């Protein structure tokens, strides 16, 4: 400085060619237990940030940030 990856709940990871953001563990509130796990029921909680296209953007188009990979230049 140039190419590319990633970026979604605390965490680890989904979402066919744009069309109600789910799950696992977690937290939690009941059940049931003499309590305690354990199991059953429910309930909590995100699209990295800023624009742009659409009626509609997590997925498209621009920029910007972090983090990893590669590669080139330099005093």
């Nucleotide at each position: 400085g140039c190419g590319g990856g990633u970026g979604u709940a605390g965490c680890u990871c989904a979402a066919g060619u744009g069309g109600u953001a789910g799950a696992g563990c977690g937290c939690u509130g009941g059940c049931c237990u003499u309590c305690c796990a354990a199991g059953c029921c429910g309930g909590c909680g995100a699209c990295g940030c800023g624009g742009g296209u659409u009626c509609g953007a997590g997925g498209c188009c621009c920029g910007u940030c972090a983090c990893c990979c590669g590669c080139u230049c330099c005093a």
RNAcentral holds the sequence, with entries from ENA. A computed fold for a 75-nucleotide RNA from Janthinobacterium rivuli, annotated as transfer RNA. It matches the Rfam family "tRNA". The family's RNA type in Rfam is transfer RNA. RNAcentral records the identical sequence in 2 taxa. The coordinates come from a structure-prediction model, not an experiment, and the mean pLDDT is 80. Lineage of the source: Bacteria > Pseudomonadati > Betaproteobacteria > Oxalobacteraceae > Janthinobacterium.